A computed fold for a 531-nucleotide part of an RNA from a Flavobacteriaceae bacterium, annotated as large-subunit ribosomal RNA, domain I.
Lineage of the source: Bacteria > Pseudomonadati > Bacteroidota > Flavobacteriales > Flavobacteriaceae.
Its mean pLDDT, the model's own confidence on a scale to 100, is 82.
Context: one part of a larger RNA
RNA sequence: GGCGUAUGGGGAAUGCCUAGGCUCUCAAAGGCGAUGAAGGACGUGAUAAGCUGCGAUAAGCUGCGGGGAGCUGCACAUGAGUGUUGAUCCGCAGAUUUCCGAAUGGGGCAACCCGGCAUGUUGAAGACAUGUCAUCUUUAUGAAGCUAACCCGCUGAACUGAAACAUCUAAGUAGGCGGAGGAAGAGAAAACAAUAGUGAUUCCGUUAGUAGUGGCGAGCGAACGCGGAAGAGCCCAAACCAAUGUUGUUUCGGCAAUAUUGGGGUUGUAGGACCACAACAUUCUAUGCUUAGUGAAUUAGAAUACUUUGGAAAGAGUAACCAUAGAGGGUGAUAGUCCCGUAUAAGUAAACGACGAUAUAGAUAGUGGUAUCCUGAGUAGCGCGGGGCACGUGAAACCUUGUGUGAAUCCAGCAGGACCAUCUGCUAAGGCUAAAUACUCUUGAGAGACCGAUAGUGAACUAGUACCGUGAGGGAAAGGUGAAAAGUACCCUGAAUAAGGGAGUGAAAUAGAUCCUGAAACCAUACGCUU
Repeated sequence: GGCGUAUGGGGAAUGCCUAGGCUCUCAAAGGCGAUGAAGGACGUGAUAAGCUGCGAUAAGCUGCGGGGAGCUGCACAUGAGUGUUGAUCCGCAGAUUUCCGAAUGGGGCAACCCGGCAUGUUGAAGACAUGUCAUCUUUAUGAAGCUAACCCGCUGAACUGAAACAUCUAAGUAGGCGGAGGAAGAGAAAACAAUAGUGAUUCCGUUAGUAGUGGCGAGCGAACGCGGAAGAGCCCAAACCAAUGUUGUUUCGGCAAUAUUGGGGUUGUAGGACCACAACAUUCUAUGCUUAGUGAAUUAGAAUACUUUGGAAAGAGUAACCAUAGAGGGUGAUAGUCCCGUAUAAGUAAACGACGAUAUAGAUAGUGGUAUCCUGAGUAGCGCGGGGCACGUGAAACCUUGUGUGAAUCCAGCAGGACCAUCUGCUAAGGCUAAAUACUCUUGAGAGACCGAUAGUGAACUAGUACCGUGAGGGAAAGGUGAAAAGUACCCUGAAUAAGGGAGUGAAAUAGAUCCUGAAACCAUACGCUU
C1' cells in the first nucleotide's frame, strides 16, 4: 500500500406518513365598481421583523340570534388584562373604513404637491376642520374601471403540410380591437322535400369519411332523411279611425298637406282595412299581495366489561350490547358500543318563494260581401369586383356587398343547384322570444385501478417569496423529536453562553432539537490476511 471484517463519522437515498396538489361528479353562484371596485401603499399589538386580520373606533366597535368556560390569530414566553351582568367563538345585520388606484378640484416621478367656494373655530389674518368643485351622454341611484373560461362582432398572421414551392394547407387558428350575458348567438319559413310529405331555432347520435370538392396533389368535407334532448310562440310598419299641434288656402263653414300620440292590424287554402250581420262569453299571459315550503349559526342522537402482552390496548382471550347509526376521523398499536361524528329527527332571523285564491293590467272570437285601399324600395333582380357557403369560377344555384344600374305590387312576387316550361312550396326587403347547449375566477358536498416532498401546482414551509435582470421578464431551495416537552434539574472537564462526560426524563436519547427510518460514495479507528 491492497483486500476483508467490525465499529464509528459523513451523507440523505429508501421505507412509512400528509398538512398540499391533480382530475372529475352533483348542486350553488355567475359578477364587483362614483354609496369609490379589483389591486396596492402606509399604518394598526404591552413587547411585534414576517404572515393573517383590521383602518386613526385600526388582530378591532354596535345590535340581534346561537353557544356555555375559558380567552387575548399563525405563536411559544413573560407581563398586564378580560369573562356566568355570558367573554373568546359561530351566524345575520350595521358602524368605522387613512392614502393611492377608473381616481373624478388642478398637478404629479401612484400612495405626494398645490388650490377655489361655502360653513365653523378666531378680534383679525394665517392655519385647521367639515362639505363641495373632472369628463361624456339619451340628464340618470346614467357611463367609465376591473374580472378565469365560455359567447358575438370587426380585424387577422406565420411556422408547418404538400416530403421543394406559388393555387391550396396550417386557419378564419394564434394574436389585436370592440361588446354582452349568466349564458351568448340562432329562431317562428319568400324553409325543406318530391308527386309522398314535414312544419321556428338549438344541441346530441346516425346518415358518413358517404355525396361532393381538390396543383382531382396534400388535403377539405356536407345535406336530405332517421333516432333522441328540449319544446312556445309573438309584436310592429301600412290601409282605416280619432285627438292635438303647425303650415297653406278660404266663400270663415271648412279643405289640403305635414308631425306627434292613441285606437286598429299582422297573413299565404292569402290576410287585413272597408261594408253588412252576429257576439260581449271563454281561455290565456304578465305583475303585485298572501301562502305551503326552502332557508344561517345550531340542537337531540343507541350500544362493553373483565383478563392478558405491552411504555401505552383500540391487539389477543372470554363473555355481552346497539344498529334507519359497521361513512369517516381522532384517541399512547388495529375501537360499531372512549371522543368527534354517522343513520334519523328537530330548528329559526334575513332572503327567496310553487300550486291555488285574490287584485290590477293586457291579449284572444264568428259569418258573408268585395267596387275601392294596404301588406316593409335605391329594396329584389342585373353588370363588374370580392367574400361566405363542404363547393378553389366551375354548368354554379343560394347568402352577402364595394361599385354601376334598377322592378313588380296579389291577374303580384321568391324558391326548388345554370337556364326554360309544367308542377310544388313559400311571402323577402321591420322586430322580440324561455328550454334543451358552452364555460368555471368562485362556494358547498363528494369521488378517484391520481401524486406522495427531485412526485403532485412554480408554490404542503413568511412563494410568485428569496434571488437575478435597466426593463419586459425569469424564478428557486426549503415537510417529519416524542404519546406527552416530560426539550436534559444538578455535578464535572473546559477560557467558555462552544463542545463533551456523568446524572435525570422517556418505551427508546445511536428519538437531544442539523432531532423517524438512515442505503451508497467518501473519511477514520481496531483487528485479520497479504505485498